[in-house]
RNA sequence: CAAAUUGUUUUCUAGGGUUCCGCUUAUUUAGGCCUGGUCCGAGAGAAAACACACAGUACAAACUGUGGCACGGAGGGAAAAAAGCCCGGGAGAU
Numbered sequence: 001c002a003a004a005u006u007g008u009u010u011u012c013u014a015g016g017g018u019u020c021c022g023c024u025u026a027u028u029u030a031g032g033c034c035u036g037g038u039c040c041g042a043g044a045g046a047a048a049a050c051a052c053a054c055a056g057u058a059c060a061a062a063c064u065g066u067g068g069c070a071c072g073g074a075g076g077g078a079a080a081a082a083a084g085c086c087c088g089g090g091a092g093a094u
Stems, first nucleotide, its partner, number of pairs: 007050006015040002020037002022034001023031002052067006069089001071092001075087003
């Protein structure tokens, strides 16, 4: 100095806060140093479906099996807010 390109969707979880509900309080135009329901939610978490690659069966459509790596800030963004969300498989590291 250069290269890595690493599939899509859904459900859920770790995590997250405080609009609404509940709860608490009784200086309430309050409280998330309130367990929770709703809510947000993972590239580097889980599962499933589809896709992809390889192998097998099959004239073909299709079916069956196997397979897939990932250290990482600070800062900024969200008409509730915050976050492993988004910028971002970014800067950097290797």
Predicted 3D model of a 94-nucleotide RNA (Guanidine-I riboswitch aptamer) from Alteribacillus bidgolensis. It matches the Rfam family "Guanidine-I riboswitch aptamer". For this family Rfam cites "Metabolism of Free Guanidine in Bacteria Is Regulated by a Widespread Riboswitch Class" (Nelson et al., Mol Cell, 2017). Lineage of the source: Bacteria > Bacillati > Bacilli > Caryophanales > Alteribacillus. Its mean pLDDT, the model's own confidence on a scale to 100, is 78. The model forms 100% of the base pairs in the Rfam consensus.